[in-house]
Context: one part of a larger RNA
RNA sequence: GCCUCGUUAAGGAACUAGGCAAAAUGACUCCGUAACUUCGGGACAAGGAGUGCCUCGUCGCGUGUAGGGUCUCGCAUCCGAAGCGUGGUGAGGUCGCAGUUAAUCGGGCCGGGGAACUGUUUAAUAAAAACACAAGUCUGUGCUAAGGCCAAAAAGCCGCUGUAUACAGACUGACGCUUGCCCAAUGCUGGAAGGUUAAGAGGUGGGGUCAGCCGCAAGGUAAAGCUCCUAAUUGAAGCCCCAGUAAAAGGCGGCCGUAACUAUGACGGUCCUAAGGUAGCGAAGUUCCUUGUCGGGUAAGUUCCGACGUGCAUGAAUAGCGUAAUCACUUGGCCGGUGUCUCAACGAGGUCCUCG
Numbered sequence: 001g002c003c004u005c006g007u008u009a010a011g012g013a014a015c016u017a018g019g020c021a022a023a024a025u026g027a028c029u030c031c032g033u034a035a036c037u038u039c040g041g042g043a044c045a046a047g048g049a050g051u052g053c054c055u056c057g058u059c060g061c062g063u064g065u066a067g068g069g070u071c072u073c074g075c076a077u078c079c080g081a082a083g084c085g086u087g088g089u090g091a092g093g094u095c096g097c098a099g100u101u102a103a104u105c106g107g108g109c110c111g112g113g114g115a116a117c118u119g120u121u122u123a124a125u126a127a128a129a130a131c132a133c134a135a136g137u138c139u140g141u142g143c144u145a146a147g148g149c150c151a152a153a154a155a156g157c158c159g160c161u162g163u164a165u166a167c168a169g170a171c172u173g174a175c176g177c178u179u180g181c182c183c184a185a186u187g188c189u190g191g192a193a194g195g196u197u198a199a200g201a202g203g204u205g206g207g208g209u210c211a212g213c214c215g216c217a218a219g220g221u222a223a224a225g226c227u228c229c230u231a232a233u234u235g236a237a238g239c240c241c242c243a244g245u246a247a248a249a250g251g252c253g254g255c256c257g258u259a260a261c262u263a264u265g266a267c268g269g270u271c272c273u274a275a276g277g278u279a280g281c282g283a284a285g286u287u288c289c290u291u292g293u294c295g296g297g298u299a300a301g302u303u304c305c306g307a308c309g310u311g312c313a314u315g316a317a318u319a320g321c322g323u324a325a326u327c328a329c330u331u332g333g334c335c336g337g338u339g340u341c342u343c344a345a346c347g348a349g350g351u352c353c354u355c356g
Stems, first nucleotide, its partner, number of pairs: 001351008010342002014340001027051005036041001038174001052094012067079004071074001095099001107335007114327002119131002135172007147158003175322004180252003186248001187245005194240003200234002205229005212221003253271005280314001281311001292308005
């Protein structure tokens, strides 16, 4: 010097990103206990008091001697002084600084955010606001079900020895109040008149080959057969098209003017759109400008709480807004208590260094 502990004057969070760590609280009995609430809770809320040992009294309980009652007279049953055991309660006394004397053994309160809750998770850097959840909604599926496993195909298996109050897929996520407008584009479902459209069907026309025929020859022409290409016509789904559908994937405007101070704009005009953001909430876990402005708390507050709304870029099952209870979650404040600090000191055990 380091590690693990112990104690500390005065102050008491001034430390620090942050009370991290430590201290503090602590058991049992009694008193007492708020807002809020889903009436269960909140709650050990908070906040107080008592606690050892000895003696005596008193009230129970157990056992049960002596004794007593009853009868069916028994190894019966019931009551029961005393004694012993045990619990409550009252009074008095007594010792210590201290009586849950050691050890074990909640610090508490107030406000905000998030997730309803118990639960689950990154074995070995993340326990959470992430996942799950009960519950809500939509979609598919009529049974050899949909969906899934295996597989070239079939068979087989799960679903299920279940049957739409079921099973499968998706989203939201207790509960309460709600969930607005848009189907133009993307998707899905349904529709079938018209357009487009493949192989195939069809076979108009053309080419190759070739007996034969013409020709002295070069060459020309050419039936059947074989073969190559090809026109019209026909030809399904799909797409175009027509509807429906947003708890499908998604979207939810701009400019100008206007009221008898000013300001603001209920109101009007105009352009565009499928429709122009409703109820709520709002500088938010979302706000760039921003430490927005006002109020509260502090002597002093970029955090916090309550408002305002000018929402860069909130908003309704990628749910919106509330909400008691819960939380090793997150944020702000207060009380208590503290070596976290002002500011360090001493002690114990261990360890590094050194021959020591």
This is a predicted structure of a 356-nucleotide part of an RNA (large-subunit ribosomal RNA, domain IV) from a groundwater metagenome. Rfam family: Bacterial large subunit ribosomal RNA. The RNAcentral record of the full RNA draws on SILVA.